[in-house]
Context: one part of a larger RNA
RNA sequence: GAUGAACGCUGGCGGCGUGCCUAACACAUGCAAGUCGAACGGGGCUGUUGCGGAAGGGCGGUGCCUGCACUGCCUGGAAGCGGCAGCCUAGUGGCGGACGGGUGAGUAACGCGUGGGCAACCUGCCCUGCACAGGGGGAUAACACCUGGAAACAGGUGCUAAUACCGCAUAUGCGCACAGCCCCGCAUGGGGGAGUGCGGGAAGCGAAACGGUGCAGGAUGGGCCCGCGUCUGAUUAGCUGGUUGGCGGGGUAACGGCCCACCAAGGCGACGAUCAGUAGCCGGCCUGAGAGGGUGGACGGCCACAUUGGGACUGAGACACGGCCCAGACUCCUGCGGGAGGCAGCAGUGGGGGAUAUUGCACAAUGGGGGGAACCCUGAUGCAGCGACGCCGCGUGGGUGAAGGAGCACCUCGGUGCGUAAAGCCCUGUCGGCAGGGAAGAAAAUGGACGGUACCUGAAGAAGAAGCCCCGGCUAACUACGUGCCAGCAGCCGCGGUAAUACGUAGGGGGCAAGCGUUAUCC
Repeated sequence: GAUGAACGCUGGCGGCGUGCCUAACACAUGCAAGUCGAACGGGGCUGUUGCGGAAGGGCGGUGCCUGCACUGCCUGGAAGCGGCAGCCUAGUGGCGGACGGGUGAGUAACGCGUGGGCAACCUGCCCUGCACAGGGGGAUAACACCUGGAAACAGGUGCUAAUACCGCAUAUGCGCACAGCCCCGCAUGGGGGAGUGCGGGAAGCGAAACGGUGCAGGAUGGGCCCGCGUCUGAUUAGCUGGUUGGCGGGGUAACGGCCCACCAAGGCGACGAUCAGUAGCCGGCCUGAGAGGGUGGACGGCCACAUUGGGACUGAGACACGGCCCAGACUCCUGCGGGAGGCAGCAGUGGGGGAUAUUGCACAAUGGGGGGAACCCUGAUGCAGCGACGCCGCGUGGGUGAAGGAGCACCUCGGUGCGUAAAGCCCUGUCGGCAGGGAAGAAAAUGGACGGUACCUGAAGAAGAAGCCCCGGCUAACUACGUGCCAGCAGCCGCGGUAAUACGUAGGGGGCAAGCGUUAUCC
């Protein structure tokens, strides 16, 4: 000098940052990933319309035990069924849940950094160009009924739709095989045009909008390989059996001992293999004149992980934090047969610890997902709250005022210091408090969480706002009293045993200041 700090004393305001470094310990509760009805069938509500014609009412008729029964006409318009429109929606289907957010356990590794390679690769949504979309089929949720179960949930029968699923046709030279031509390359090889055979597409909704399929290119994102660099220990010296290579195959988007069968016996190591310990890596950050040393919290990039271990499914992309299956530990429910769960998301709780915050507001902005849009979702994000944890800024007043009050301390008793300090007088009005006004942030507006905030204005009024450490030398700052190797101090040297500038208190002084010291760690 520095810190994600902590502790002691103290503490006025604001801005910007920052805040579990320990138990990758366990977690109550709420929220953190949905959306589309312009893909589809159904259901509900409302409105409208058509069919439908009930109850009730009116006028009659008949019967009779005079208020009931039956009945004719008129009126009345209910339930129900259907059409259309609007809204909502469990389900099927599509896209998204592989992003965003968290953590640092593991990892000494092509993990990361840097520079290259892929003639060994993939890429949903987006952009550009070309071509196409013809004709069929069978199901299944929802729903209805039934059954089992305490529940979680499961099963059976029957019906139905689609941009769900499955064939067929069409094939732009898209894939594979065969054989030959041209061009090119660092090996395997790559590219182009022509031929034959085989194989491979599609989806609609609809007024438009929006979509579907194939091929080629782009963009973006990824995968793999290589050179170099990347901590400590030799009181770790030998390590290795898919091990090293080959042939053939499987697998993959792709190369490869990645995997497998067979064959060979190799491969690594004092230029430190193997083993052990420690550790996420970097841009950066701290220090330093630099070289270097230390470090990797916040922010940004990459990696790894998601209770522990293993596994695959779906998908353009996962071996998938808020998906699935199995096993383990743990917690919870149970009718004991069986089930449910995973905060290293945001808050919050217990625990551990010297120590680290609110179960806040809003989607207004930026960004993300879905949607044609309106819009919905978004603990990303924007803000607010708490903490002097850090940095920066401001204030706690300014002027004048005595050879100098009181008080306190010292004293050679003359005086000296605190000291222009105070009081007094004259001012000012930062910040805080009060009152009034009041934004930008929002590209078109009707939309602003922050926020009645920032900011502006007005009035009153020195009022509400200073402490901490030190004063033997290093090191800036001295006297008095108390104590008497006691009590104590101390970073080093060292102080204290009767005059202690070193302990304690007081006066004075020095340093820094909303902080000051101490401790820890790095240079």
About this RNA: Model confidence (mean pLDDT): 86 of 100. Predicted 3D model of a 523-nucleotide part of an RNA (small-subunit ribosomal RNA, 5' domain) from an uncultured bacterium. Its Rfam family is "Bacterial small subunit ribosomal RNA".